Predicted 3D model of a 99-nucleotide RNA (Glycine riboswitch aptamer) from a Pseudomonadota bacterium.
The organism belongs to Pseudomonadota, within Bacteria.
The model forms 86% of the base pairs in the Rfam consensus.
Its mean pLDDT, the model's own confidence on a scale to 100, is 77.
[in-house]
RNA sequence: GCGCAGGAACGGGAGAACCGGGGAAGGCCGCAGGGCCCGGCCCGGUGCCGAAGGAGCAACCGCCCCGGUAAACUCUCAGGCGCAAGGACCGUCCUGUGA
Repeated sequence: GCGCAGGAACGGGAGAACCGGGGAAGGCCGCAGGGCCCGGCCCGGUGCCGAAGGAGCAACCGCCCCGGUAAACUCUCAGGCGCAAGGACCGUCCUGUGA
């Protein structure tokens, strides 16, 4: 120097949304009863996304039955679809380990 595993911090880090209902706070109008705007959030419907996690399998391996078996592929259970957060993975650093 290279491979593998792990760790903390920092940096990078994709995709996909509309509709209906309720509604806190706030704002505007009004002398007032009240009206209107906006709307964190909650509920429902439909559609959609794949990069937490989970599941599936080709080659191959175990003689065969049957079983094992990867991913950024496939599924979409989970999760997600303004910002933020999260985020597989990547870079820097450290530790262990292998030839």